Annotation
The part of an RNA shown here (small-subunit ribosomal RNA, 5' domain) has 529 nucleotides and comes from a Balneolaceae bacterium. It was read from a public genome assembly. Its Rfam family is "Bacterial small subunit ribosomal RNA". Gene Ontology terms of the family: structural constituent of ribosome and ribosome. The coordinates come from a structure-prediction model, not an experiment, and the mean pLDDT is 84. The organism belongs to Balneolaceae, within Bacteria.
[in-house]
Context: one part of a larger RNA
Order: sequence, then structure tokens, then C1' cells
RNA sequence: GGACGAACGCUGGCGGCGGGCCUAACACAUGCAAGUCGCAGGGGAUUCUCCGAGCUUGCUCGGAGAUGAGACUGGCGCACGGGUGAGUAACACGUAAACAAUCUGCCUGCAGGCGGGGGAUAACCACGCGAAAGCGUGGCUAAUACCGCAUGAUGCAGCGGGGCCGCAUGGUCACAGUUGUUAAAGCCCUUCGGGGCGCCUGCAGAUGAGUUUGCGCCGCAUUAGUUAGUUGGUGGGGUAACGGCCUACCAAGACGAUGAUGCGUAGGGGUUCUGAGAGGAUGAUCCCCCACACUGGCACUGAGACACGGGCCAGACUCCUACGGGAGGCAGCAGUGAGGAAUAUUGCGCAAUGGGCGAAAGCCUGACGCAGCCACGCCGCGUGCCGGAAGAAGGUUCUUUGAAUCGUAAACGGCUUUUGUCGGGGAAGAAUGGCCUGGAUUCGUCCGGGUUUGACGGUACCCGUUGAAUAAGCACCGGCUAACUCCGUGCCAGCAGCCGCGGUAAUACGGAGGGUGCAAGCGUUGUCC
Repeated sequence: GGACGAACGCUGGCGGCGGGCCUAACACAUGCAAGUCGCAGGGGAUUCUCCGAGCUUGCUCGGAGAUGAGACUGGCGCACGGGUGAGUAACACGUAAACAAUCUGCCUGCAGGCGGGGGAUAACCACGCGAAAGCGUGGCUAAUACCGCAUGAUGCAGCGGGGCCGCAUGGUCACAGUUGUUAAAGCCCUUCGGGGCGCCUGCAGAUGAGUUUGCGCCGCAUUAGUUAGUUGGUGGGGUAACGGCCUACCAAGACGAUGAUGCGUAGGGGUUCUGAGAGGAUGAUCCCCCACACUGGCACUGAGACACGGGCCAGACUCCUACGGGAGGCAGCAGUGAGGAAUAUUGCGCAAUGGGCGAAAGCCUGACGCAGCCACGCCGCGUGCCGGAAGAAGGUUCUUUGAAUCGUAAACGGCUUUUGUCGGGGAAGAAUGGCCUGGAUUCGUCCGGGUUUGACGGUACCCGUUGAAUAAGCACCGGCUAACUCCGUGCCAGCAGCCGCGGUAAUACGGAGGGUGCAAGCGUUGUCC
């Protein structure tokens, strides 16, 4: 000098764009943050209309129609999105490769199929237990829920043969053969021709994931030896898959000064800061990957989890209790307490973008879009411009009849109106969506016109009105280092980054006048280069 997620002191006009618990991965009141589908299914509360009956004349019951809530079965989603950095020195990450050792829901392409049956169960009803959380028994019922059967290959498994190829195990073949085995679900529309959405099997793609390897990846040697599933083999198990991943047996290996092991520290990268570079430092915001979700362990479901707002067990903590027993997990968004030098609103909206579900309308979305607070940062703008010498008054200083300086500074005259005030107008972001309509159509849909949909927001922006009107501070002035005098003080009080100032004329302390530097900031502190 530069930089900062900064803090502190003094000061503070506006806007744009960003940023905002670095500390206690401390504890959390309250609300919200993941649902959706009635075009899978059973069902039907409630309300309304009409008709009928009873009649206590405004209620009950019955029938028909419309409406369809909550809950339930089922499907998909909940493994995304969002948070945090505790752990981790590791194939975690980065980069380059490998899988002839792998899986992949939804999506795309291609090929084929969807026949015929069965038994349940939740909801519901009845009864019972419990303070509650909740639970039990009996009975009824549906399905795209569940289970047999059929069909069936290019799938899978076995047997044996051949072609081609490679990278060791081996790979591949719509080359042909044989045996065994494994599927399915319907719903909506229909002009009854069919169409749409689904379902099953296989092959391929895309996407995502898993595994392996080379290289890179902090400090301490005042850490020198480490290791028993340890290193390798065989058999078996297990996984989507290789593998001591697990197990039994066998062998005695494996790693290490090219730093094993141990200890400490730490999420990694793209980056960011600095620097001419080499390098050093760094890992906030944004993006990619990893890990974690009160602490520890475990599996279930599923294409995918060992699963933040799922489950079980144990522990600590908090809460409820009828003392028998139960409930909970903000490192989601706000917010609270605590800690701290220190870090924001219990805001608005799904209008846009994106996501989940749905045929769609749509619903959900603290992702997101916006707004609020904070000079925390960067950038931009303003606090006026021109004229004006009686060089006014006043302050300060001096060599004091008087001069110098603040100083064209002020007053005063003229001008402008950014900003501010007030008044008026007023967006883009909105379409590929919805509705109406015209045309085309392979009837799936496509093209055109009109109309509708905005949280921000009556905001930005524009026009006018008014009036210099609403707007300057902070640090420094001994040398380094731009900027000097007076008074006070008297090694005191104090200053100080280094050198050093102060003991009676202090440009170094304190005040004043003047000056210098930066400026809505200026200084100080901390950290890095």
C1' cells in the first nucleotide's frame, strides 16, 4: 500500500447492486417449511331443491336429485429442494483413467403381450380397555392392494456344439439346439369404428448412482517401529457388483526414514486476497463434491436411504400424567434465551422461475420472487453555481498610531433545481397458462384474434410546482509524512507505530487560531499478503 462476512469511537443526505451468528454442531416457546391424485377404490358427513307421510305449523321421518368435507385403502412424491461444517488427513476431494466386476423409478426409441380365477382387509358398525397416547375382539366391503392358474422369449438357470474377438480371469453372436423357469390392471372418452392415459416382458438410449486405480493433498521424528482378519490362498456365505466384505481351514505374511504408526489441526475443489511473477495466505456469499441431522447403534420400505421435519433400541435433556404410562428433537424460514466485540423481520406472494402430484382445472412449495432492518462493502449522486473589497464586524497573530490572516469567505445581486416537498401521469417483468372465438387437423393437437391473470406497487420512471431551499464530518500537522503559531502545563498531567517528546519560552502533552489529507464517511483495533 492492498484486502476484510469485520468490530469499536466520532459523524451521517440519497440511490443502485451485493452482503449480514466467523462465538455455543448451546438449549429452544409459537407459527409455517411435503404433499397430491375422485380419470385407481370402497364410501359418504354436511348443505340445498322437489315430492310424500306424521303432525306439537315448523320440526321429525321416508323417497328422488344436486353437493360432495374429514378420515381410510391404493399410486407417485417424501432419497429432490433447504440447512450446517461437528466428524473426516480419507480414493473424502481434485484430476486422469478402469468396470471383460455393476445397478438405474420417472423420460425416449424399438419389439411383443395384457387370458381366466380366488381369498382377504382398512374405512364403517358393535362391544370392550385406557387419564392420555393409543389398543384389542367380533362382523360387512372395494380396487390399478394381495395371491394361485394359463400363455411366453430375445430374459434367467442348466447341458452340450460352433463362429468371431480380446485385456489374464474372459467377452460377444438375430449362429443353431435342448431342458427347466418367470408377467400383467385397469380407468376415461366414444359417432361403438376406435382414441387417450395406464399395466407386463425384453432390447437399446439418456440421466443418476456404485466400485477400483495412477498422480496431487497440513504440522510434529522432542511420534520409529506398526499390524492378528493382520497379508495371501482354498471352500462357503453375502452384495446390484469386485473384494477379508464376512466365516471355517491353511500358509506367515503385510506396511515403514521415498516417513509406516501415533499425536495435533482441518470438510475438499472451482475460487478469493496479495504479488511484476514465482510464491504466500485463504475456502464467507455463488457453483460442484463429501459428511452430518439431540448423542450412539440398527435395520425396514423402496429404483434409490441406513432416510433433517420416517421407524426401532439405548443414553442425556425438556414436557404431560389420573403415577400405570406417554410426548419431543429449528445445523429448514422467521423468532426466543444464552454465549459474544459482533451479525436482521415471529413480513408479502405463489405474479414470475423451478419442483412434487394430477388427463386437466388446480393444489402444495419459508425453494424462489419481493419487501423490511444495518454506511457492512463496492459504485454513483448531492450538500450549489456566477458575480461581489467598505478587503465589514468578529476571532487569531505580530516588529501594535498600525498591520497580517480567516477571506470572495460572509452580507448583497443574479442563476439553476440534481436531491427534497407537493400535484399529475404511470410501467416492463405476462407467456408457450386460463376463458371466448376463427381456421387447419392424422381428431392427438397446431396456428391466429380477443379477453383474463402482478406479491413487489401507485414502486421504478416521466411531467409539473416550490424554494438555496433539506444535507459535512473525521483524522492529522517533531522526523518518517502533506500540514505552524499563540496560550496553558512544568519529567506533572499526558503523548507514542518506530525514533522519541514533557524537568518554565514544548511546531511532539491540553486548548485555540490557522493549515494538510480523505470525505458520507473518517480514524482505531484485529487478521492476511